RNAcentral holds the sequence, with entries from ENA. A computed fold for a 73-nucleotide RNA from a Candidatus Daviesbacteria bacterium, annotated as transfer RNA. Rfam family: tRNA. It is annotated as a transfer RNA.
């Protein structure tokens, strides 16, 4: 150059095309402890790589475009 996968919260992942996109650590408060650590309990955080398109409705389905990976010659 072709071609295939991946992209979702500080990490690493879920989520038949339909409910305010879920839970875990990590963070913070709170209790608990002399402290802290573990443990309980509770908050906040992502408009889903960007930009269109199809739909009544897209994290899901197309297209182009970006960034990583593998795979050909």
């Nucleotide at each position: 150059g072709c071609c295939c996968c991946c992209g979702u919260a500080g990490u690493a992942u879920a989520a038949c095309g339909g409910a305010u996109a879920a839970a875990a650590c990590a963070u913070c408060u709170c209790g608990c402890u002399u402290c802290g650590g573990a443990c309980g309990a509770g908050a906040a955080g992502a408009c889903u790589g960007c930009a269109g398109g199809u739909u009544c409705g897209a994290u899901u389905c197309c297209u182009g475009u970006c960034g990583g990976g593998g795979g050909u010659a």
The organism belongs to Candidatus Daviesiibacteriota, within Bacteria. The coordinates come from a structure-prediction model, not an experiment, and the mean pLDDT is 80.